Small-subunit ribosomal RNA from a metagenome, 1424 nucleotides, folded computationally. Model confidence (mean pLDDT): 80 of 100. It matches the Rfam family "Bacterial small subunit ribosomal RNA". Its family is annotated with structural constituent of ribosome and ribosome in the Gene Ontology. The sequence is in RNAcentral, with records from SILVA.
[in-house]
RNA sequence: UGCCUGGGGGAAGCGGCGCAAGGGGCAGUAAUGCAUGGAUAACCUACCCUGGGGACGGGGAUAGCUUCUCUAACGAGAAGGUAAUACCCGAUGAUGUGGCCGGUAGACAUCUCUGGUCACCAAAUGAAUUUCGCCCUGGGAGGGGUUCAUGUGGUAUUAGCUUGUUGGUGAGGUAACGGCUCACCAAGGCAAAGAUGCCUAGCUGGUGUGAGAGCAUGACCAGCGCCACUGGGACUGAGACACUGCCCAGACUCCUACGGGAGGCUGCAGUCGAGGAUCUUCCACAAUGGCGAAAGCCUGAUGGAGCGACGCCGCGUGUGCGAUGAAGGCCUUCGGGUUGUAAAGCACUGUCGAGGGGAAGAAAGGCGCAAGCUUGAUCGACCCCUGGAGGAAGGACGGGCUAAGUUCGUGCCAGCAGCCGCGGUAAGACGAACCGUCCUAACGUUGUUCGGAAUCACUGGGCUUAAAGGGCGCGUAGGCGGUCGGCAAAGUCAGGGGUGGAAUCUUUCGGCUUAACCGGAAAAGUGCCUUUGAAACUAGUCGACUCGAGGGAGAUAGGGGCAAUUGGAACUUCCGGUGGAGCGGUGAAAUGCGUUGAUAUCGGAAGGAACGCCGGUGGCGAAAGCGAAUUGCUGGAUCUCUUCUGACGCUGAGGCGCGAAAGCUAGGGGAGCAAACGGGAUUAGAUACCCCGGUAGUCCUAGCCCUAAACGAUGAGUACUAGGUUGUGGACUUGACAUGGGUUCACAGCCGAAGCAAAAGUGCUAAGUACUCCGCCUGGGGAGUAUGGUCGCGAGGCUGAAACUCAAAGGAAUUGACGGGGGCUCACACAAGCGGUGGAGCAUGUGGCUUAAUUCGAGACUACGCGAAGAACCUUAUCCUAGGCUUGACAUGUGCGAAAGCGCUGGGGAGUAGCUGCUUGAAAGAGUUAGCCAACGGUAUCCAGUCCGGAACCCAGUACAGGUGCUGCAUGGCUGUCGUCAGCUCGUGUCGUGAGAUGUCGGGUUAAGUCCCAUAACGAGCGAAACCCUUGCCCUUAGUUGCCAGCGGGUCAUGCCGGGGACUCUAGGGGGACUGCCGGUGUUAAACCGGGGGAAGGUGGGGAUGACGUCAAGCCCUCAUGGCCUUUAUGUCUAGGGCUGCACACGUGCUACAAUGGCACGAACAAAGGGAUGCAAACCCGCGAGGGGGAGCCAAUCCCAAAAAACGUGCCCCAGUUCAGAUCGGAGGCUGCAACUCGCCUCCGUGAAGUUGGAAUCGCUAGUAAUCGCGGGUCAGCAACACCGCGGUGAAUGUGUUCCUGAGCCUUGUACACACCGCCCGUCAAGCCACGAAAGGGAGGGGCGUCCGAAGUCGGUGUGCCAACCGCAAGGGGGCAGCCGCCGAAGACGAAACUCCUGAUUGGGACUAAGUCGUAACAAGGUA
Repeated sequence: UGCCUGGGGGAAGCGGCGCAAGGGGCAGUAAUGCAUGGAUAACCUACCCUGGGGACGGGGAUAGCUUCUCUAACGAGAAGGUAAUACCCGAUGAUGUGGCCGGUAGACAUCUCUGGUCACCAAAUGAAUUUCGCCCUGGGAGGGGUUCAUGUGGUAUUAGCUUGUUGGUGAGGUAACGGCUCACCAAGGCAAAGAUGCCUAGCUGGUGUGAGAGCAUGACCAGCGCCACUGGGACUGAGACACUGCCCAGACUCCUACGGGAGGCUGCAGUCGAGGAUCUUCCACAAUGGCGAAAGCCUGAUGGAGCGACGCCGCGUGUGCGAUGAAGGCCUUCGGGUUGUAAAGCACUGUCGAGGGGAAGAAAGGCGCAAGCUUGAUCGACCCCUGGAGGAAGGACGGGCUAAGUUCGUGCCAGCAGCCGCGGUAAGACGAACCGUCCUAACGUUGUUCGGAAUCACUGGGCUUAAAGGGCGCGUAGGCGGUCGGCAAAGUCAGGGGUGGAAUCUUUCGGCUUAACCGGAAAAGUGCCUUUGAAACUAGUCGACUCGAGGGAGAUAGGGGCAAUUGGAACUUCCGGUGGAGCGGUGAAAUGCGUUGAUAUCGGAAGGAACGCCGGUGGCGAAAGCGAAUUGCUGGAUCUCUUCUGACGCUGAGGCGCGAAAGCUAGGGGAGCAAACGGGAUUAGAUACCCCGGUAGUCCUAGCCCUAAACGAUGAGUACUAGGUUGUGGACUUGACAUGGGUUCACAGCCGAAGCAAAAGUGCUAAGUACUCCGCCUGGGGAGUAUGGUCGCGAGGCUGAAACUCAAAGGAAUUGACGGGGGCUCACACAAGCGGUGGAGCAUGUGGCUUAAUUCGAGACUACGCGAAGAACCUUAUCCUAGGCUUGACAUGUGCGAAAGCGCUGGGGAGUAGCUGCUUGAAAGAGUUAGCCAACGGUAUCCAGUCCGGAACCCAGUACAGGUGCUGCAUGGCUGUCGUCAGCUCGUGUCGUGAGAUGUCGGGUUAAGUCCCAUAACGAGCGAAACCCUUGCCCUUAGUUGCCAGCGGGUCAUGCCGGGGACUCUAGGGGGACUGCCGGUGUUAAACCGGGGGAAGGUGGGGAUGACGUCAAGCCCUCAUGGCCUUUAUGUCUAGGGCUGCACACGUGCUACAAUGGCACGAACAAAGGGAUGCAAACCCGCGAGGGGGAGCCAAUCCCAAAAAACGUGCCCCAGUUCAGAUCGGAGGCUGCAACUCGCCUCCGUGAAGUUGGAAUCGCUAGUAAUCGCGGGUCAGCAACACCGCGGUGAAUGUGUUCCUGAGCCUUGUACACACCGCCCGUCAAGCCACGAAAGGGAGGGGCGUCCGAAGUCGGUGUGCCAACCGCAAGGGGGCAGCCGCCGAAGACGAAACUCCUGAUUGGGACUAAGUCGUAACAAGGUA
């Protein structure tokens, strides 16, 4: 090295078993599924357990292999030869299978059991040492197949579906029953208890929630089913029509040499895409599981680890002490508070974390005779060491719900928001800070489900008015149903048995240090099946009954229905007569009719419709509805008798019928009325309301329509539950009769107990108490719409949504307010009167315009002669222009003092402050060593300004001053208005669920809620009244400056003087008036009317006095004040200008327009005031304003100061004047620093508008209006004709409440409550959103029909091919290919239906701070 043999390992192959399990997913499936419980006597079952029996004799192949061939590949083919526990043949065989004949029991039978007989069927004596295998057969276990019952979504806008469909006979097929398949026969089967269709969906144990019943759900885990790229098919096998097997078709991806091939992550990881969103291409077979005798093998099953706060659980992030209550932060009433023992600091601890070690346990097992050896992916108890509080806290919230608030910023912005809602300059709601609250390795948000929600109501709701009773009846199905007895036992009830898988939940015990987690046990699983009983009730069945129901007999009432006939009144038209100018109509008119004779009136005729009186919350009918009379036909009801039937009943989904008015069809009819239409009015308009006409229609016949506030907004039936009263139809009874009384039945009303009801209300005619059946509701709008269906001639009806949008819509009642609702009452509210305004001129205020500026405020009444009781400068203002000042024009500061008061800090502080000058400037101011020149205290021998000190003062500085700047919508205070109207409230009680009511209403009365009576109210308060002031009468006291009767004196004259207190008057105190007296009315009241007396009479006149409240009324410019703003300016000072400006508009006034006047002359009579930088007399001057003068007076003394109108006389003679006086010219006076802008007055001259005022509007009821003058404040003066007062003269009208305005009380309606200046509707215009229709367009799933027809089973054929058996052979048997046929997926074509998307355009709808037009509704909403 070759060959042979044995052993081991490896590769491919043959064979066996497995691959039908395990793993993934939920597409399909509403039942071929699932759950629960049955049936299988109609079945199967490899491996496993167990019983019985057995394995005899043979044969032929074929992979691998060898040699070739084809192919790019995948792969295929030919020849040769080989093995088996692969395959085949024969034998034997039963308790096995099939046929036939008997027997017994069991539910009738197929059948089970059993006996006999005939036929048929097997093996590997393989490997070996125990043992493992093989074949037949019985049984078991476990696993399946089939089948039955019950349960298991939505939709009726799906109502009919079905032809192998339903059944039978026979055959085939299957493991097995069966139309499972086929032939024939019959015509069935399913369906309102929902068939069929469509949409959605795996089912269950369970899970979430809930007291439960339920509702929602079906992740993980477990059971079942189904799926494996999409569709179809079979093969193999015990089992599949098979996730990682096969064949075919299709879509997609990949390879290709273009000829052909390959593939299937919904296995584990991983990638891409999509998306709001979901992990590692990890370790190991150590355990559990699979195969194997075992070694062992396989295993993304599994065991583990990784990532993720995704969930559940546990733990930590320190512990103790620590008050100068530190610093810092935040707030602050500036005192302080808070953060907060928190920190720092001191003393400790060591979990978790970091580092190191560690194999007890999870290990059972395997090998081995034994000793012994051996198996850990991963977890990691526990231990050690080090070191240090070191490495470890966040989130949401703080208006209410809901635990927890302050400051700042912002200023309907930015933003918040679960609901209510917050934010427009003081935000506990936004943002921030600080602080706090809650939870904590989490905290919030979003989504979803259940709960609360009795808000779909089984438990457990409702329907008169809140959503909701069908328009009414008849009646089918269904539901429910009177009394008594028997039977049976379906429901029901009781007991037993089976089952209700495990897990989960609950209870309990135990194991991890605890818990989560895990283990054991129990309970539960409310269910289903089965069995034994019970028999009250329900159902069933049999029998009986009469009270429900119905029939019969006798009476009765009625606009019940239908038809026919008849009648009178009225109306209109026509004919005739009379008559002669209008009629008619309205708020007023007009259109219209009428001299061709209307209206009116008389007579006659015709026509159609409706039926007065009776007539009545009276009658009848199921409702709609029914009204002249008579007749006919006809339905129902009531009463009485108690004669018959014997539960015959009630309700009633669908169905059928009836069903006002309007409307429709056809034919008639047509008087009146009257949509549309025409005309006239009204009106801004008037397509209306009113008027004149007028057609459909209204009427009849026949047929449709089928709706109404078809209402009692109240379904039908039965029973029960206080009364009173009335009517209609009956019956009975009582009384001597009449009027009557009582009882009872039916129907129709009213009032009411209990009860019910949210209340209003209802209440034997229930909305009470119960039962039965039907219909209906579930926030408002969209919408009774769209769409579909159906009915209809149409109009339209019935059925009937959604998107979207809002946080309400709604009911009943309450209090107000309001009403072109009602009643009562009041007020110069109207009416009756007087005088004005609005027209003119002027004054004044306002608006507007203008301006450099024309400062600001006030704005219907309730701003506008208002703030302003005095703008030339001043006043005077962020008014304008210009120029200055900056601790400031003004105040305060440590402290002293009893107080007043002085008073900051630093420096200067005697030639200082100050004064007078000078320069500059318009002034303010700035500058200036020009001149003069202080005051206080102390010291010193005297003297002090000289020395010292402080103060004034100056300079500098700090806090601050200042603001007529803003906000009156941050406020106080004051004021206006309703309104001097009579109201507004409270306590207690009572009523009501309550808001609230009562009181306070009612009858009277009053100016009055004033008083009286009555009264579920009794009292009280604020208002009213009274108290106060003034005025009117009287008394008293007191008499000066007032008065003067009497006495005296004096004067030309005067209270001038003496005197007086009588009078007037003054100013103190009293009296007086109270409905007290009389009469009447009235409730014997309050009170009213009249009278007497009285100065005054019913509050004597006037004033002050103003309830609860309203108007976010007015004022930040009186004052005060929060906040904001400003600080060489928005402060302050100064000069000049402006507030006075003038095409215009309005308010309030004055003066007038004249003769009741003007002018002139004469001569009377007040009150109330003011007066000292004041009033000022006499006298003189001036035409005058005024000037001079100065007596007197700090005022009952003096002065202003003359009152005027009136009265008397004269002139004027109706004119733009002898009216009126604007404007302008001139000349003067006064005040004042100053009259130019911009004062007042006087004189002379000038002499405008204006001849009584449009629409409209104001005041006033008695010493008032009207008219006449006087005074004062402010003030230098005055634009004052204003305002506030005073007196003189001195009316008219009304005695009513219809109307306008306002107010009070009661009542009524209300959709108002910011309260009628309210609310609110529709079109149009704009924006935006969703939806419908639409010529069409596109897509989809599922059916139907026709065609084609793959793979494949089955059947036929099989002339081609073939090893086993028979045969010597030929050949046969048997098998295969091929071909044909039925079925058959995908595909093609076609006709329909359905669903979705889209669509020019179109339709309505919803929504949107301030658009347009009207005003429909809410009040009698202005036409209910």